Transfer RNA from Nephromyces sp. ex Molgula occidentalis, 71 nucleotides, folded computationally. The prediction has a mean pLDDT of 81. The source organism's lineage runs through Eukaryota, Apicomplexa, Aconoidasida, Nephromycida and Nephromyces.

[in-house]
RNA sequence: GCAAGUAUAGUUUAAUGGUAAAAUAAUAGUCUUCCAAACUACUGUUACGAGUUCAAUUCUCGUUACUUGCU
Numbered sequence: 001g002c003a004a005g006u007a008u009a010g011u012u013u014a015a016u017g018g019u020a021a022a023a024u025a026a027u028a029g030u031c032u033u034c035c036a037a038a039c040u041a042c043u044g045u046u047a048c049g050a051g052u053u054c055a056a057u058u059c060u061c062g063u064u065a066c067u068u069g070c071u
Stems, first nucleotide, its partner, number of pairs: 001070007010024004018054001027041004047063005
């Protein structure tokens, strides 16, 4: 230099154009003599910028970061 791939909650991972989900973590409460465990509630998310569409995590283009391969 060229090509391919990945980017979703603090973390791990779903969602094949139609209300963004689960686990875990954090906070509060119940229980317990106390702690732990368990249970309940609550909070928080689509890398960035455009385009297509009635509607985009999803499709298209570009940028950024990372990974892999070729030279």